[in-house]
RNA sequence: CUUAUCAAGAGCGGUGGAGGGAACGGCCCGAUGAAACCCGGCAACCUGUUAAUUCAAGGUGCCAAAUCCGGCGGCAGACGAAAGAUGAG
Numbered sequence: 001c002u003u004a005u006c007a008a009g010a011g012c013g014g015u016g017g018a019g020g021g022a023a024c025g026g027c028c029c030g031a032u033g034a035a036a037c038c039c040g041g042c043a044a045c046c047u048g049u050u051a052a053u054u055c056a057a058g059g060u061g062c063c064a065a066a067u068c069c070g071g072c073g074g075c076a077g078a079c080g081a082a083a084g085a086u087g088a089g
C1' cells in the first nucleotide's frame, strides 16, 4: 500500500502494586485492586480437519462497555467517510 472483518465469544486464579480504556473532547473502569508478567480461556483470520455452518488450537490475534461514545458528510436519523485495530497478501 491492497483487501476482509470489527453488536458474537473469553477467569470469583497467582504475582504485582496505580493506573487504564490508541490520540483529542467526553464518558467510564480501577485499593471490592489498574498496567505488566504467569497460568487459564476465546475462536476472528491463516492452517489442519469434517458430510457440515463440524472439530482442533499449530501461527497471528483477542479476553469491561458497539472499535465505549463523539468529531467529517447528512436538517436529523438511518447510513456513509475519516481515523484506529486485527488478519491475509
Base pairs, nucleotide, nucleotide: 001089002088003087004086005085006084011039013038014037015036019029020028021027024070025069026068040063041062042061044060045059046058047056048055067083072080073079

SAM riboswitch aptamer (S box leader) from uncultured Faecousia sp., 89 nucleotides, folded computationally. It matches the Rfam family "SAM riboswitch aptamer (S box leader)". Gene Ontology term of the family: regulation of gene expression. The coordinates come from a structure-prediction model, not an experiment, and the mean pLDDT is 83. The organism belongs to Faecousia, within Bacteria.